[in-house]
Context: one part of a larger RNA
Molecule: large-subunit ribosomal RNA, half A
Organism: Natrinema altunense
RNA sequence: CCAGCUGGUGGAUCGCUCGGCUUGAGAGCUGAAGAAGGACGUGCCAAGCUGCGAUAAGCCCAAGGGAGCCGCACGGAGGCAAAGAACUUGGGAUCUCCGAAUGGGAAUCCCCACCGCAAUUGCUUCGCGCAAUGGGGAACGUCGAGAAUUGAAACAUCUUAGUAUCGACAGGAAAAGAAAGCAAACGCGAUGUCGUUAGUAAGGGCGACUAAACGCGACACAGUCCAAACCGAAGCCCUCACGGGCAAUGUGGUGUUCGGGCUGACUCUCAGCAGCAAAACGGCGACGCGAAGUCUCUUGGAAUAGAGCACGAAACAGGGUGACAGUCCCGUAUCGUCGACAAGUACGCUGUGCGUCAGUCCCAGAGUAUCGGGGGUUGGAUAUCCCUCGUGAAUAUCGCGGGCAUCGACCGCGAAGACUAAACACUCCUCAAGACCGAUAGCGAACAAGUAGCGUGAGCGAACGCUGAAAAGCACCCCACGAAGGGAGGUGCAAUAGGGCGUGAAAUCAGUUGGCGAUGGAGCGACAGGGCACACAAGGUCCCGGACAAAACGAAUCAGGUGCGAACCUGUAGUAGGAAGUUUGGGAAGCCGGUGUUCUGUCGUACGUUUUGAAAAACGAACCAGGGAGUGUGCCUGUUUGACGAGUCUAACUCGAUCAUCGAGGAAGGCGAAGGGAAACCGACAUGGCCGCAGUGCGUUGCACGAGGGCCGCCGUGUUCAAGCGCGGGGAGUCAAACGGGCACGACCCGAAACCGGACGAUCUACGCAAGGGCAAGAUGAAGCGUGCCGAAAGGCACGUGGAAGUCUGUUAGAGUUGGUGUCCUACAAUACCCUCUCGUGACCUUUGUGUAGGGGUGAAAGGCCCAUCGAGUCCGGAAACAGCUGGUUCCAACCGAAACAUGUCGAAGCAUGACCUCUGCCGAGGUAGUUUGUGGGGUAGAGCGACGGAUUGGGGGACCGCACUCCGAGAGGAGUGCGCCCCCCUGUCCAACUCCGAACCUACAAACGCCGCUCGACGCAGGGAGUCCGGUGCACGGGGUAAGCCUGUGUACCGUGAGGGAGACAACCCAGAGCUGGGUUAAGGUCCCCAAGUGUAGACUAAGUGCGAUCGAAGGUGGUCUCAAGCCCUAGACAGCCGGGAGGUGAGCUUAGAAGCAGCUACCCUCUAAGAAAAGCGUAACAGCUUACCGGCCGAGGUUUGAGGCGCCCAAAAUGAUCGGGGCUCAAGUCUACCACCGAGACCUAGCAGCACCUUUCAGAAGGUGAUCUCGUAGGUUGGCGUUCUGUUCGGGUGGAAGCACGGAAGAGAUUUCGUGUGGACCGUUCAGUAACGAAAAUCCUGGUCAUAGUAGCAGCGUUAGUCGGGUUAGAACCCCGACGGCCGAACGAGUAAGGGUUCCUCAGCAAUGCUGAUCAGCUGAGGGUUAGCCGGUCCUAAGUCAGCCCGUAAGUCGAAGCUGACAACAGGGAAAUAGGUUAAUAUUCCUAUGCCAGUGUGCACUCAAAGCCGACGCUUUGGGGCCGCCUGAGCUGGGCUUUCGCCCAGUCGAACAGUCGAAAUUCGUGGAAGCCGUAACGGCACGAAGCGAACGAAUGGCUGGAUCGCGCAAGUCAGGCCAACCUAGAGCCCGUGAAAAGGCGAGCACACUGUCCGUACCGAGAUCCGACACAGGUACUCAUGGCGGCGAAAGCCAAGGUCUGU
Repeated sequence: CCAGCUGGUGGAUCGCUCGGCUUGAGAGCUGAAGAAGGACGUGCCAAGCUGCGAUAAGCCCAAGGGAGCCGCACGGAGGCAAAGAACUUGGGAUCUCCGAAUGGGAAUCCCCACCGCAAUUGCUUCGCGCAAUGGGGAACGUCGAGAAUUGAAACAUCUUAGUAUCGACAGGAAAAGAAAGCAAACGCGAUGUCGUUAGUAAGGGCGACUAAACGCGACACAGUCCAAACCGAAGCCCUCACGGGCAAUGUGGUGUUCGGGCUGACUCUCAGCAGCAAAACGGCGACGCGAAGUCUCUUGGAAUAGAGCACGAAACAGGGUGACAGUCCCGUAUCGUCGACAAGUACGCUGUGCGUCAGUCCCAGAGUAUCGGGGGUUGGAUAUCCCUCGUGAAUAUCGCGGGCAUCGACCGCGAAGACUAAACACUCCUCAAGACCGAUAGCGAACAAGUAGCGUGAGCGAACGCUGAAAAGCACCCCACGAAGGGAGGUGCAAUAGGGCGUGAAAUCAGUUGGCGAUGGAGCGACAGGGCACACAAGGUCCCGGACAAAACGAAUCAGGUGCGAACCUGUAGUAGGAAGUUUGGGAAGCCGGUGUUCUGUCGUACGUUUUGAAAAACGAACCAGGGAGUGUGCCUGUUUGACGAGUCUAACUCGAUCAUCGAGGAAGGCGAAGGGAAACCGACAUGGCCGCAGUGCGUUGCACGAGGGCCGCCGUGUUCAAGCGCGGGGAGUCAAACGGGCACGACCCGAAACCGGACGAUCUACGCAAGGGCAAGAUGAAGCGUGCCGAAAGGCACGUGGAAGUCUGUUAGAGUUGGUGUCCUACAAUACCCUCUCGUGACCUUUGUGUAGGGGUGAAAGGCCCAUCGAGUCCGGAAACAGCUGGUUCCAACCGAAACAUGUCGAAGCAUGACCUCUGCCGAGGUAGUUUGUGGGGUAGAGCGACGGAUUGGGGGACCGCACUCCGAGAGGAGUGCGCCCCCCUGUCCAACUCCGAACCUACAAACGCCGCUCGACGCAGGGAGUCCGGUGCACGGGGUAAGCCUGUGUACCGUGAGGGAGACAACCCAGAGCUGGGUUAAGGUCCCCAAGUGUAGACUAAGUGCGAUCGAAGGUGGUCUCAAGCCCUAGACAGCCGGGAGGUGAGCUUAGAAGCAGCUACCCUCUAAGAAAAGCGUAACAGCUUACCGGCCGAGGUUUGAGGCGCCCAAAAUGAUCGGGGCUCAAGUCUACCACCGAGACCUAGCAGCACCUUUCAGAAGGUGAUCUCGUAGGUUGGCGUUCUGUUCGGGUGGAAGCACGGAAGAGAUUUCGUGUGGACCGUUCAGUAACGAAAAUCCUGGUCAUAGUAGCAGCGUUAGUCGGGUUAGAACCCCGACGGCCGAACGAGUAAGGGUUCCUCAGCAAUGCUGAUCAGCUGAGGGUUAGCCGGUCCUAAGUCAGCCCGUAAGUCGAAGCUGACAACAGGGAAAUAGGUUAAUAUUCCUAUGCCAGUGUGCACUCAAAGCCGACGCUUUGGGGCCGCCUGAGCUGGGCUUUCGCCCAGUCGAACAGUCGAAAUUCGUGGAAGCCGUAACGGCACGAAGCGAACGAAUGGCUGGAUCGCGCAAGUCAGGCCAACCUAGAGCCCGUGAAAAGGCGAGCACACUGUCCGUACCGAGAUCCGACACAGGUACUCAUGGCGGCGAAAGCCAAGGUCUGU
């Protein structure tokens, strides 16, 4: 690592079902007499459900019932019941609060008021006196308002659709309804519904689509009343009565289309109306009676099983009982009792009265009928119905209708008033049933289910079934901190049935066993073989030897011969051998097959999908289990089978029955039987001729007949002068079932973003409104005013005072959020932290209340914000929107087998038609892909251009002309040169759109051969079903492009859809087309090793590892080497080398400073010579010097040059380490040539087998035969099988052990089947025929479970405060308690509250979970306890605003503006009244003690004023005065600490409401009398009377006294001073801003007594009780605002009081 076993985990499977689903039948309203629905209660113990309601799991009565009972719920305790309980049915009583909700309000609490039908309507005796309405109900109904997605492949009329949704209303049904109707020349006779008419008429961008009626067949049936004419009080209502009311604007009678009235005559009581009484049958409900074995034996825990013997049956439906029960129990069949229902119905009774004839001409529904304009709607078209605006009749002698108008006739009918049962729709409810589901299914819900949970809300919304026959639910003992857990033991058939307990799968985990394991290398395997291991059963073979026979294939050896050689040929020899097979002897028992594992060999990059192409670094899946996708209806079309057949079928419905299924009836109607035509209209071969398949016959190389079939002829009709042409004609359809396909529907399944409708949201946020709250400190110094100075004045200047400002500073509080693009970024946090920064008296910040709502709001405007949602919120619905787009789509096998093209397309990712594929049928004899020949067609490849058109190199020559330049000339002009143009000659080249030529090749026709076909039916024809419309590569030939693994064509092959061998690997390159299993031979390609076969043979080249690579690396270069060809030199001695010579005139001349061979110029001679330049090079200033040319000698044979070819070399640079596949290879294992052997595939040959097709035979599926020319296959077509659920049927199995599950054996090509063992403990299968929610590996699928990664990565705590030690408790202590020491906050981390939460508060007992660790602790678990008010708040008042009623609008309303009336709305606004101390574990302005106060009532006294007035009652800024607490300073006193002393330090030194009293400013009055005074912080004031003096009135939470002989304190419990919040009081400035209302109070006395209900009150109020999912570094309003040092300060820092070390 793999597998098994033993267990765990988990909860699949199987079995079960108190639940669902569907269908059918029944039944069908309720409420002011307070419903439906809810809230809260209710039990001895009581959380949930159920029941019930303060009479509360119940009370009373009647009937039934008959022994037990006190619900689910089986416990403890206690009760009830033969005096009849429980239970069932019926009747009655009670029935809290909310709810239509109804006296007013409101928070399901309560308050106010004081007994109310609130509101609306009718009546009314005018009293809410009598009545009615209101709300609810699953769907169904009527009326009204009325979308969009969608379809039309776009979209606007249209469609979806009068649907969804909304509004109003009714009933058990509703609606409709008794013709001013249809119809058509015949007639019917209210309405509704079903079938049909009919997908028809009709409508319609005449597109998509929409879509009747009459009639017929059925179900069910039912008809009536007013208004008016005429009469005229004859009438009705209340009341016991009296009496009253209504009514001449008419109560009542009559009367209603068969018209009536009136008048006259006649007849007699039958229609209808009104009333009274009242069944049966029936089904339903509650009940009753109800047959026959608990016989024997066996197994078993148990009998209902097996065996045997009986019995019942008008009862063998079903259920239960310890396994399967006709005879055990309940029931069932049959029969019976009671009750209500049906239904106040049928029949009946009473009252009234029906009718006929004649006359008369009295009556018969008005803004109506009709018409016109404009709309909506409808199939309604000119001819539906309705609305609106206008117009506007007649009177039965009249009117309306009869699908265009008008007229006439004819037919039908009488509008403008009303009612009406049954037949039909639906299913909240009851019952029954089921080829429905069986716990991931079936309703969302078998269980606490609309529950838990989520959301502000509308709304969303789960999961969870099973012990056993019976609890017999484990006594006692042991371990243990133990209510955990374990052991032992007991019960039970079973405990691996032990409480989420039947069975108990898989993923997966632990232990153990077998095999293997460091020589290893990974689609994990398949196939073959070896090793090891393996009880029984279900399988029985295998090994060795001998013999027989043997397919393809096929040796060796030896002999002879051939070849340079490898080797070969002939014979031996088609011999030996050779697969499977037959037979015989021996052997094996983990032995063989098999299973597990491992090793070796060969092969091999999963699966699904999308693709031209996937192992892909393209997408999907962690794994397992369960779920998961072509279905239903209607119509059309085709096939198959069946029935009947010129016919065929019924539909609705009815009847019968054993009752949803079966049988019978039912022809309404449909399709067919006749077509043609736009229509009017007309209207066809029951066969004339010929050919001929199958077949038949015969006298059989054939002839005749010949069903179907074919070719003619003829006929009908339309067109039409005619001819011709189109369609049709010699009878086959209809119905049913199954299957294939199409269309409409959600239409195979999942998947949008969106659109529309109705609701829910302003607890976030935006803005407005109402009522509140807040802003340390400092700075600057506006106006005004004062003083001084200047000025004639206006005015100015200086100083001071003053205190303005969308002023300044500001880490005050508070608000904001600039930068760090810091930290964090699975965070502390779904926007945080730190530093920095901005504003901070204003357009400021903030709380509470309140308003604005979705195409809408709000917006100092960013498309910002409107509950973590915004370029149109959220929720539910239309809805399964649509999707030409993506993904997925589930068992096996057999036969055939594509296309990626054409045309059209708002078409290009899609469709349709054709081509291509498949299947079926018809016909009946030819067909033709190959080869050859013949006769035609063709203009390409190539070639050519002295053959056309066009292009084109170089040279020579010529000739006009043109241009330019030069020369000559005075000029005219001439000459020359160059270029262009033209011609000729020579030379060199081209063309898809050039051709004087011209193949291969292709093609048409014909023939011959070949092949296919006539039993495999070709060719052809018709029909059903598809798929396909992205293609790709090689080769050949094109076009584009620099090119491309590029784009785009034609042909062909291949891939696609094709495996095998080769090419290292490698879709399309080479070989080759795979049915399965063996044996052989070859192909491509190979033969040193990896790796099968040659280190083969005869030659050559390469030295570069070139190469061993289909990847070949260019221009250019190369005395690398080999070969070939040509020229030249060479024994008269070449080439190279060595030795020698290389001289003289002369230093040539010129030039030059010099120039001597060698700066330069000119010339380049002569001599000696074998040869030697007036010098080819180096060199010098110039010489010199050194070489060379040239000559001789030595040497002795080839040399040299050019060109061509082969193999090499340079050129030659890429990213982690290289490589020819590797090793490696050099007369190769490289390259070239020739050759000999061998290897090598699924090809070919061969043996056996299978399938398919065909043939023969057969009843047949069995048997035999043939196949060289059958068996690859994606999309797809066709065909046959396996398995699953349930039903019927046949035959069976099962407690002596079913299903399921686990492991193993066998069969089959496979889907699968079967057998054995164990587990399990009650059901299961077979045959045939049906049925379907029928087969999974994939859908980022759904639900559940589980693993690896991994004890790994990492995270938190120990960072911004901090703990340590000692002790205690405990089984156990870092974090529970105590102490000490040490820290932290201190404009808070202290104290008091609001909102919100809701018991978290306190105590006791606990630690399974919660607590980021632990826990003895806790905001956790369990139990108990706890909140005390006349004077704190609510209660009262009104604010913004809201609600109700009226009124009006609206189609309507639960909607709406204004007005009126009423009510609500603030625990921060207004407001009657309490303080101090004490007390509890937990409450206190609430209890207690003490002392007070307010309101009301009563009594008494006083006062007669009493309703005017005032208060309540209000902005911002700034200032003066009074002034407590607090703090500070100094002193005294008390206590404490330190200290040898002196002394120092710390703390304290107190006390309320209330009552009395004092009292400033302001104001008023008196006095006074200022001509310039008085006065302020400032402004200011004054003869209309200043200062001064006096008086009245008059403030504090202020002073003093009492309260207090009290309380507090261990004690002391004094004095003086300063700064001074709160509180009181008095000014000033500012305003385009002028700064709530009401209740109520005062006015308005005193004393005493009594009364003062109800609700809140615990606790937190936050770095753990709130909002943020959390014990979350975030957010959250107000007060203490004067603690000390420090300082301007509420700043920083440090420290008190207090808190805390758990910002766990």